[in-house]
RNA sequence: GUUUGAAAAAGGCACACCUGUCGAAAGGCAGGGCCGCAAAGCCACCGGUCUAAGGGGAUAUCCUAUGAUAGCGGGGUCGCCGAU
Numbered sequence: 001g002u003u004u005g006a007a008a009a010a011g012g013c014a015c016a017c018c019u020g021u022c023g024a025a026a027g028g029c030a031g032g033g034c035c036g037c038a039a040a041g042c043c044a045c046c047g048g049u050c051u052a053a054g055g056g057g058a059u060a061u062c063c064u065a066u067g068a069u070a071g072c073g074g075g076g077u078c079g080c081c082g083a084u
Stems, first nucleotide, its partner, number of pairs: 003083003012037002017032006035071001041077003045074003048069003054064003
């Protein structure tokens, strides 16, 4: 450096849910936390999904991302340990 995650070690993260807080919402953040994760570190570039404040509309429950999701998949990037 390449490929890889069988066994192991040192550690790491933290679903649902609860509390607080921010947000129109989806959801985020902080604390707790048992699902689970070898990138469940980071990046919305591509596809998907969620929400629809604002805008649009036939006013009615519809449409729309500039919002969100990296723990939906792909891609990019950096990285621990072991094997090779």
A computed fold for an 84-nucleotide RNA from a Pseudomonadota bacterium, annotated as c-di-GMP-I riboswitch aptamer. It matches the Rfam family "c-di-GMP-I riboswitch aptamer". Rfam's curators write: GEMM was predicted in a large-scale screen for bacterial structured RNA regulatory elements. Lineage of the source: Bacteria > Pseudomonadati > Pseudomonadota. The sequence was found by an Rfam model in a public genome assembly. The prediction has a mean pLDDT of 87.